The RNA shown here (transfer RNA) has 72 nucleotides and comes from Microgenomates group bacterium RBG_16_45_19. Its Rfam family is "tRNA". It was read from a public genome assembly.
[in-house]
RNA sequence: GCACCCAUAGUUCAACGGAUAGAAUAUCGGUCUUCGGAACCGAGGAUGGGGGUUCGAUUCCCUCUGGGUGCA
Repeated sequence: GCACCCAUAGUUCAACGGAUAGAAUAUCGGUCUUCGGAACCGAGGAUGGGGGUUCGAUUCCCUCUGGGUGCA
């Protein structure tokens, strides 16, 4: 330099172009317990930035940023 892949919650991962973007774990609160842990119930928390297509974009297209792989 070229090609390809990835970017969603603190972390690890889901999500035919259409439902209130879900799950596990972590955090916080409650129940329970002598206390703690475990268990159960509940709460808060996310689509990397900017454009485009579309009635509608996490999803498709372009670009930028960051990361990874291969070739040179």